[in-house]
A computed fold for a 354-nucleotide part of an RNA from a metagenome, annotated as small-subunit ribosomal RNA, central domain.
Context: one part of a larger RNA
RNA sequence: UUGGGUCUAAAGCGUCUGUAGCCUGUUUGAACAGUCUCUUGUGAAACUGUUGAGCUUAACUUAACAACUUGCAAGAGAUACUAUCGGACUUGAGACCGGGAGGAGAUAAAGGAACUCUUUGGGUAGCGGUAAAAUGUGUUAAUCCUUAGAGGACCACCAAUGGCGAAGGCAUUUAUCUAGAACGGUUCUGACGGUGAGAGACGAAAGCUAGGGUAGCGAUCGGGAUUAGAUACCCCAGUAGUCCUAGCUGUAAACGCUGCCAACUGUGUGUUGCAUGUUCUCCGUGAGCAUGCAGUGCCGAAGCGAAGGCGUUAAGUUGGCCACCUGGGAAGUACGGCCGCAAGACUGAAACUU
Numbered sequence: 001u002u003g004g005g006u007c008u009a010a011a012g013c014g015u016c017u018g019u020a021g022c023c024u025g026u027u028u029g030a031a032c033a034g035u036c037u038c039u040u041g042u043g044a045a046a047c048u049g050u051u052g053a054g055c056u057u058a059a060c061u062u063a064a065c066a067a068c069u070u071g072c073a074a075g076a077g078a079u080a081c082u083a084u085c086g087g088a089c090u091u092g093a094g095a096c097c098g099g100g101a102g103g104a105g106a107u108a109a110a111g112g113a114a115c116u117c118u119u120u121g122g123g124u125a126g127c128g129g130u131a132a133a134a135u136g137u138g139u140u141a142a143u144c145c146u147u148a149g150a151g152g153a154c155c156a157c158c159a160a161u162g163g164c165g166a167a168g169g170c171a172u173u174u175a176u177c178u179a180g181a182a183c184g185g186u187u188c189u190g191a192c193g194g195u196g197a198g199a200g201a202c203g204a205a206a207g208c209u210a211g212g213g214u215a216g217c218g219a220u221c222g223g224g225a226u227u228a229g230a231u232a233c234c235c236c237a238g239u240a241g242u243c244c245u246a247g248c249u250g251u252a253a254a255c256g257c258u259g260c261c262a263a264c265u266g267u268g269u270g271u272u273g274c275a276u277g278u279u280c281u282c283c284g285u286g287a288g289c290a291u292g293c294a295g296u297g298c299c300g301a302a303g304c305g306a307a308g309g310c311g312u313u314a315a316g317u318u319g320g321c322c323a324c325c326u327g328g329g330a331a332g333u334a335c336g337g338c339c340g341c342a343a344g345a346c347u348g349a350a351a352c353u354u
Stems, first nucleotide, its partner, number of pairs: 004325003007308002012322001014202004021195003025089006033082002035078008048066007092192001093189003096185003104178007111155002115151004121145002126137002163170002207248006216242002222236003259321006268298013303310002327354003336347002339344001
């Protein structure tokens, strides 16, 4: 390379946008580049094959013919397919309009229980903590009840197998701004599309830089226990951090361990949104049933699979494009490159060993 794979055996980039490339609806015409057919030339000799000839035969030498396949060039034709140029179409895609759904994002304002601290009054010897204790805290009046205030973080119930978002993720209320999806339409454009090497953007937590903030929690550190020891589990304190603003970092079991797009292939049963029809109705921003589309779950025909299982949300049957894998260890290490303030990230071997 051919070939085989990627849920769990090695293997789907964390996610999206998008350049090149690759691939690509229906119909019609032109032209003939690819493609196909025919003809001609060429494709050295040796070598090879067939039939002969010459050395006594053979090897060997030699003649004619064939072959020299895939190739190259020229000419003549074919026009289905691919490409090119032109015309048309509407199903793909997009735009527009309509009424709904949503913890989608950003900013600002408002609110709530709890907690800690301060404060007022009451009150007296304990409180706290644990399996049990001790460290700790308390007559400088604690814990507890009560009055007023300050502060920071968080957002119970509703809450769901529910919703939204590309993923990370998103939940008190209100307002403003921004974005996307679904449904419906007797509107418009007319293939404008798919994927996507490089590239760019976003990207939990922890970490880093600068400046704020610091109630609770809490790595590290200190103390008390436990224990043979206890650099832990338990307890008392408590720094960084957790929060905000502006940057950096760019990784996660970033998981559905399942790349994206399109088409096709039985049912059943929940649930969310929209639409249509129908029934009930206390006539409403109400409820039920059926159907269609779009999401989100469960069970399962066929089929697939090594099995577990998957099964119209495929791991079924096909097509297009990308990424990745090739025994274990050494090793996601070394070296080099590149990015970063650093921590480190990305790329990524070999010897040797088994």
RNAcentral holds the full RNA, with entries from SILVA.